The prediction has a mean pLDDT of 80. This is a predicted structure of a 74-nucleotide RNA (transfer RNA) from Paenibacillus spiritus. Its Rfam family is "tRNA". From the family's description: Transfer RNA (tRNA) molecules are approximately 80 nucleotides in length. By type it is a transfer RNA.

[in-house]
RNA sequence: GCUCCCUUAACUCAGUCGGUUAGAGUUCAGAGCUUAUAUCUCUGCGGUCACAGGUUCGAGUCCUGUAGGGAGUA
Repeated sequence: GCUCCCUUAACUCAGUCGGUUAGAGUUCAGAGCUUAUAUCUCUGCGGUCACAGGUUCGAGUCCUGUAGGGAGUA
């Protein structure tokens, strides 16, 4: 250089053929339980779906470009 893959919450990840309000676990905060802590149960906080543009009535999902990361190849 070329080809391919990944980027979604603080972290690890899911998200089906493009369609109703974007989710789970962990972390964190609060409450319950306990003499207290831990465990456990419940609730809550937390998102520019990497960035920009396009297609569409409608995009996390499709297309193009950019950035970052990874693999293969001579």
NCBI's taxonomy places the organism under Bacteria, Bacillati, Bacillota, Bacilli, Paenibacillus.